[in-house]
RNA sequence: UGCACGAAGUCGCCUAAUCCCCUGUACCGUAUGGUGCACGGGAGCGGAGGGACCAAGAAGGUUUUCCGGGGCGAAUCCUCCCCGCCAAAGGCGGGGGGUAGGGUUAGCUCUUAACCCGAGCCCGACAGCUAACUUCGCAGGCGUGAAGAGAGGAACG
Numbered sequence: 001u002g003c004a005c006g007a008a009g010u011c012g013c014c015u016a017a018u019c020c021c022c023u024g025u026a027c028c029g030u031a032u033g034g035u036g037c038a039c040g041g042g043a044g045c046g047g048a049g050g051g052a053c054c055a056a057g058a059a060g061g062u063u064u065u066c067c068g069g070g071g072c073g074a075a076u077c078c079u080c081c082c083c084g085c086c087a088a089a090g091g092c093g094g095g096g097g098g099u100a101g102g103g104u105u106a107g108c109u110c111u112u113a114a115c116c117c118g119a120g121c122c123c124g125a126c127a128g129c130u131a132a133c134u135u136c137g138c139a140g141g142c143g144u145g146a147a148g149a150g151a152g153g154a155a156c157g
Base pairs, nucleotide, nucleotide: 011143012142013141014140018043019042020041021040023038024037025036026035027034028033044138045137046136047135048134049133054128068126069123070122071121072120077098078097080096081095082094083093084092085091086090101117102116103115104114105113108150109149110148111147112146
C1' cells in the first nucleotide's frame, strides 16, 4: 500500500413493521440519568372481515373433472431444458434458463449504467366491491455507495 474477514458504535437497506407516555423489572453509572424487556395506553403505518349500488349468478340438458375456494406478499407465468415418482395422458417434486413484477447504487425526481430479488407463509369448505362498524400486525433479515440532468433548498460571504 492492496485484498479479505471479524467486533463495536454511528449511519444506511429490504419490509407496514416506527415514535411517544405510564408502571414494573434487570443491567450500567458517584449522580443527574441511560439501555433492554414485560403489561397497559396514545399517535402513525399496514392487513382482514363487513351494507346499499354495481358486479356475479339463476332454468334445462350432455360430457369431463373434483387436482375445491380464498388471503398476505414484488414474488406471476413458460406448448423451454434435465432428473425422479405414478400404468399413462398428464400431474407432482427437484435443478437449470427465461419472465410479469420488485429493490439498491446515501437529500428529492427523472434518465443511463451496474448489481440483486423474482420466496415463503396463512385460512380451513368459507369471504366480490363495500359506508358505518368489527378485528389483527408493527416481526424478521442484512451492509450499498457509478454517471448525467432537472427542480428545490441550506450555509457562508